Predicted 3D model of a 469-nucleotide part of an RNA (small-subunit ribosomal RNA, 3' major domain) from an uncultured bacterium.
The full RNA is in RNAcentral, with records from ENA, Greengenes and SILVA.
Context: one part of a larger RNA
RNA sequence: UGACGGGGGCCCGCACAAGAGGUGGAGUAUGUGGUUUAAUUCGAAGCAACGCGAAGAACCUUACCUGGGCUUGACAUACCCUGAAUCCGCUAGAGAUAGCGGCGGCUCGCAAGAGACAGGGAUACAGGUGCUGCAUGGCUGUCGUCAGCUCGUGUCGUGAGAUGUUGGGUUAAGUCCCGCAACGAGCGCAACCCUUGUCCUUAGUUGCCAUCAUUGAGUUGGGCACUUUAAGGAGACUGCCGGUGAUAAACCGGAGGAAGGUGGGGAUGACGCCAAGUCCUCAUGGCCCUUACGUCCAGGGCUACACACGUACUACAAUGGCCAAGACAAAGUGAAGCAAACUCGCAAGAGCCAGCCAAUCACAAAAACAUGGUCUCAGUUCGGAUUGUGGUCUGCAACUCGACCACAUGAAGUUGGAAUCUCUAGUAAUCGCGGAUCAGCAUGCCGCGGUGAAUACGUUCCCGGGCCU
Numbered sequence: 001u002g003a004c005g006g007g008g009g010c011c012c013g014c015a016c017a018a019g020a021g022g023u024g025g026a027g028u029a030u031g032u033g034g035u036u037u038a039a040u041u042c043g044a045a046g047c048a049a050c051g052c053g054a055a056g057a058a059c060c061u062u063a064c065c066u067g068g069g070c071u072u073g074a075c076a077u078a079c080c081c082u083g084a085a086u087c088c089g090c091u092a093g094a095g096a097u098a099g100c101g102g103c104g105g106c107u108c109g110c111a112a113g114a115g116a117c118a119g120g121g122a123u124a125c126a127g128g129u130g131c132u133g134c135a136u137g138g139c140u141g142u143c144g145u146c147a148g149c150u151c152g153u154g155u156c157g158u159g160a161g162a163u164g165u166u167g168g169g170u171u172a173a174g175u176c177c178c179g180c181a182a183c184g185a186g187c188g189c190a191a192c193c194c195u196u197g198u199c200c201u202u203a204g205u206u207g208c209c210a211u212c213a214u215u216g217a218g219u220u221g222g223g224c225a226c227u228u229u230a231a232g233g234a235g236a237c238u239g240c241c242g243g244u245g246a247u248a249a250a251c252c253g254g255a256g257g258a259a260g261g262u263g264g265g266g267a268u269g270a271c272g273c274c275a276a277g278u279c280c281u282c283a284u285g286g287c288c289c290u291u292a293c294g295u296c297c298a299g300g301g302c303u304a305c306a307c308a309c310g311u312a313c314u315a316c317a318a319u320g321g322c323c324a325a326g327a328c329a330a331a332g333u334g335a336a337g338c339a340a341a342c343u344c345g346c347a348a349g350a351g352c353c354a355g356c357c358a359a360u361c362a363c364a365a366a367a368a369c370a371u372g373g374u375c376u377c378a379g380u381u382c383g384g385a386u387u388g389u390g391g392u393c394u395g396c397a398a399c400u401c402g403a404c405c406a407c408a409u410g411a412a413g414u415u416g417g418a419a420u421c422u423c424u425a426g427u428a429a430u431c432g433c434g435g436a437u438c439a440g441c442a443u444g445c446c447g448c449g450g451u452g453a454a455u456a457c458g459u460u461c462c463c464g465g466g467c468c469u
Base pairs, nucleotide, nucleotide: 007469008468009467010466011465012464013463015459016458019423020422021421022420023419026314027313028312029311030310031309032308033307034305035304042053043052064300065299066298067297068296069295070294073125077124078123079121080120081119082118083117087102088101089100090099091098092097106113107112127289128288130287131286132285136283137282138278139277140276141274143272148187149186150185151184152183153182154163155162156161167178168177169176193266194265195264196263198234199233200232201231202230203229204228207224208223209222212221213220237260240254241253242252243251244250316416320375321374322373323372324371326369332363333362334361337356338355342351343350344349382413387408388407389406390405391404392403393402429451430450431449432448433447434446435445
């Protein structure tokens, strides 16, 4: 000077408390450990690994295993020889591959030449998801969106260092004010950025419909008021009033206002810590392999299963299940695509195709909800696992190992021990919808809207953090 203390003081945070809903018990999904295996590729390990890398393992991916092949190589540059290359067919083979055949360019001085590409040969070399994240760059997590971390000059101290940055107030904030051997400054805070909430102007199609006419229907004529869309502006600054305060900073209350004291949300992450993570994104030093630790192919594996843990989904029912008919979103996506209507099928889906490069057409049905009916407290008309049979779709191909549909089957489960998690408002809870990845595959992830609570006395205690001592 720091760090630490079951030392002290002050302060904050869903940290506790007050509440709401869960997890821990069941079944399933998924990740991990363990075990097994020829292989179950590798990494991640308290918080900050475990629905994580993986925004999607049937083949491919794929790095693993078994077997079959190649050795200047699947890929790059350079040299020599031959042939245009591409394309198509036959035979053998699991395929990689090997053999055979066919069709076949440009310039042209008919000698030849050029550039791709393919085959053969030789050597430099290629190649490595092999090791080291404790040799590294880059990127990332974390404390933490916590309010801190420093510098120049000056001053003090023999010096390490101190001061400034401490003190009195105040703030979400090292935010601001006052004081002070300090005076200033930088990185952070805040603001500038995006979005949302109100209004105005401009614009009116693919959007909208108050008035007029019209229709089954904003359908058509008409209109651009309203809604909406998207450009530009206005608006909020403790600006105004009262009180408290040191006359300050500020705090409390009020007015006006769509909004009030950072309005709500996002992006934004200081100096640093953890030799944190990543050599399997990429780049890269060193080491190692070089007829193999490289590379091609087929099949298998990553999907195993006495078990243990994490994260989720579905439930255990009547605030409910089922049936009928009815209503209201937002945000997105669509050409190797989205696909209406119609027909067929109980259905998954199929057939046929209108429209749409989309404010025009389509995905698209929103669902919880309200209305009527039924069930009457049961392992049930709850719950849907598991299993059998028959199908649909994608795709060379669903056996290992896809999703979905129909019929049948109808398991555990009657609210969950110790313990533990999240959340303060359009939030929790609950209800559906969309997207990325993607041929197909979502209970995961990332978004969108609908319905919409309870509680917060307070800071003694648990946890983490800040300042002073």